Predicted 3D model of a 153-nucleotide RNA (c-di-AMP riboswitch aptamer (ydaO/yuaA leader)) from Pelotomaculum sp. PtaU1.Bin035.
It matches the Rfam family "c-di-AMP riboswitch aptamer (ydaO/yuaA leader)". Rfam's curators write: This family represents a conserved RNA structure found upstream of the ydaO and yuaA genes in Bacillus subtilis and related genes in other bacteria.
């Protein structure tokens, strides 16, 4: 001095998912305090059920959380029919309703995401009033242009 990996800290990022209280194993320590797995109450945010009016009619079930919907073609079953049609898988690849970052802010080009789950035969809207959540996963010198802004010299 370069590259690469792995760990803390700090900063940022998705998401509602932060804070704070009080008790606490084990570790460390002569002990004791700090700290703290964990357990119990709260809480910033957020979700669902639930009349009146008002709205809606069905089936083939229906619904909720979320951007995650909806479409096309191929494949493979299976029907029905005569060589073509219907429906199922979520297999494969394209496309999109929508959604989010790109490290000051906002616009835009580019570059991405279009996914998991749950309820269980039931739920439109909904005031009173009832219930539920309050996790988790990720990133490393910052992609281009234009306006502004801070700063700095």
């Nucleotide at each position: 001095g370069c590259u690469c990996u792995u760990g803390a800290a700090u900063u940022g990022c998705c998401g509602a998912a932060u804070c704070c209280c009080a008790g606490a194993a084990a570790a460390c320590u002569u002990a004791c305090u700090c700290u703290a797995a964990c357990u119990g109450g709260g809480u910033a945010c957020g979700g669902g059920g639930g009349a009146a009016c008002c709205a809606u009619c069905a089936a083939u079930g229906g619904g909720g959380u979320g951007a995650a919907u909806c479409u096309c073609a191929a494949u493979u079953c299976a029907g029905u029919a005569u060589u073509a049609c219907u429906g199922a898988a979520c297999u494969u690849g394209g496309g999109u309703a929508g959604g989010g970052u790109a490290u000051c802010u906002u616009u835009u080009u580019u570059a991405c995401c279009g996914a998991a789950c749950c309820c269980g035969u039931c739920a439109g809207c909904u005031a009173a009033c009832c219930c539920c959540g309050g996790a988790g996963g990720c990133a490393c010198a910052a992609a281009g242009a234009a306006a502004g802004g801070a700063g700095a010299a």